[in-house]
Context: one part of a larger RNA
């Protein structure tokens, strides 16, 4: 490059935005650039193809046709693509009306627990374990009442329950904010959709300096356990875990499922919303949105997937090519480092 893939085999970028590109609703009109058509010039000649002819015959030679799918130059058609214009309202958007909701960020409060401190009260033991010890305790612990500081995390309610693009997000109140639904049908009139690059977020651990530091706890210390035993166990315990700023940008960042839109049996929960109909604190039946767990056609190598598709198609991007070497080496970007990101090949099977 063609072909063919990407839930589990080799493969969807963590996530969003949003530039260039690429695709791109409906109806009318002009234009002819892509398209299609006709005509004229050209596409040497020889070779090759057909088809006749000459050498005895071939292989040679010789006429004829045709092709040479191409360019140019004009003549024309307008369904599609383009491209200019005129409209639309079914895709998108604004407006109005509403109810959900751990959605973001900031302050302030609040209550259990655990820890320490003080004061009773009380006495020998506690505490841990398969069993102990190492610990802590007559300097009085542990059990318990009272007070008081400190920090962290929010118990029922809770739900394969809700929000957010993804990482995520739960205690109550305040103030500022973002989305997304339902219902209307006022107003814009194609304003979409995707998205190389570039640009924002981005668990945890980690890293700068500064603050906090109750519990947990790498490291690290004695104590078991074991031949050993740099573990598992138990006792302690430092970074860190928490806050504020600034980095790192990487996870089995998973639904291991890009994104968008249309379509294509059915019954069943759930949780936001609207109609409607009854004999109306209810029930029924329907509808719109998001969430389950089934199931048929498809589909798939099977598992399974099935209107939240992995079915059927149409458009964007990403990324896939045999194990290992190797996510390594070199170089080059970014980092303070730790790394990260981009990323081969010799050789080998």
């Nucleotide at each position: 490059c063609u072909g063919g893939g990407u839930g589990u085999a080799a493969a969807g970028g963590g996530a969003g935005c949003g530039u260039a590109g690429a695709c791109g609703g409906a109806a009318g009109a002009g234009c002819a650039a892509g398209u299609c058509u006709g005509a004229u010039g050209u596409g040497a000649a020889a070779g090759g193809c057909u088809g006749g002819g000459g050498c005895u015959u071939a292989a040679c030679c010789c006429c004829a046709g045709g092709a040479c799918u191409g360019c140019a130059u004009u003549g024309g058609a307008a369904a599609c693509u383009g491209u200019u214009u005129u409209u639309c309202u079914a895709g998108a958007g604004u407006g109005c009306c509403g109810g959900a909701g751990a959605g973001g960020u900031a302050a302030g409060c609040g209550g259990a627990a655990u820890u320490c401190c003080u004061a009773g009260u009380g006495u020998a033991g506690c505490g841990a374990u398969g069993a102990a010890a190492u610990g802590c305790g007559u300097a009085g612990a542990u059990a318990u009442u009272a007070g008081g500081a400190g920090g962290c995390a929010c118990a029922g309610c809770a739900g394969u329950g809700g929000c957010g693009a993804a990482g995520u997000c739960u205690g109550c109140u305040u103030a500022c904010u973002g989305g997304a639904c339902g219902g209307u049908a006022a107003c814009u009139g194609a304003c979409g959709u995707u998205g190389a690059g570039a640009c924002u977020c981005g668990a945890a651990a980690g890293c700068g300096a500064g603050g906090a530091g109750a519990g947990c706890a790498a490291a690290c210390a004695g104590g078991a356990u074991u031949a050993g035993a740099u573990a598992c166990u138990a006792u302690g315990g430092u970074a860190g875990u928490c806050c504020a700023c600034g980095c790192c940008g990487u996870a089995a960042a998973c639904g291991a499922u890009g994104g968008a839109u249309a379509c294509u049996a059915g019954g069943u929960g759930u949780c936001g919303g609207g109609g409607u109909g009854c004999a109306a604190a209810g029930c029924a039946g329907u509808u719109c949105g998001g969430u389950g767990a089934c199931g048929c056609a498809g589909c798939a190598a099977a598992c399974g997937c099935a209107a939240u598709a992995a079915g059927u198609a149409u458009u964007c991007c990403a990324c896939c090519u045999g194990g290992g070497g190797a996510g390594u080496a070199c170089g080059u970007u970014c980092g303070c480092a730790a790394g990260a990101a981009u990323g081969a090949a010799a050789c080998u099977c």
About this RNA
A computed fold for a 349-nucleotide part of an RNA from an uncultured organism, annotated as small-subunit ribosomal RNA, central domain. The coordinates come from a structure-prediction model, not an experiment, and the mean pLDDT is 86.